Transfer RNA from a Candidatus Microgenomates bacterium, 71 nucleotides, folded computationally.
Its Rfam family is "tRNA". About the family: Transfer RNA (tRNA) molecules are approximately 80 nucleotides in length.
Model confidence (mean pLDDT): 82 of 100.

[in-house]
RNA sequence: AGGUCUGUGGUGAAAUGGUAUCACGGAGGUCUCCAAAACCUUUGUUCCAGGUUCGAAUCCUGGCAGACCUG
Numbered sequence: 001a002g003g004u005c006u007g008u009g010g011u012g013a014a015a016u017g018g019u020a021u022c023a024c025g026g027a028g029g030u031c032u033c034c035a036a037a038a039c040c041u042u043u044g045u046u047c048c049a050g051g052u053u054c055g056a057a058u059c060c061u062g063g064c065a066g067a068c069c070u071g
Stems, first nucleotide, its partner, number of pairs: 001070007010024004018054001025043006047063005
């Protein structure tokens, strides 16, 4: 320098263009002599900027960051 892939809660992941979901974690509660476990409730997310569309995490363009390959 060129190419490929990836970017979603604190973490790991789902979501065929139609209410962003699950698990772990955090907080509160039930239970217990106390704690753990279990159970209940709750918390918090689409890398950035444009475009297409009635509607975008998803499609398109540019940028940023990371991984890999080639030289």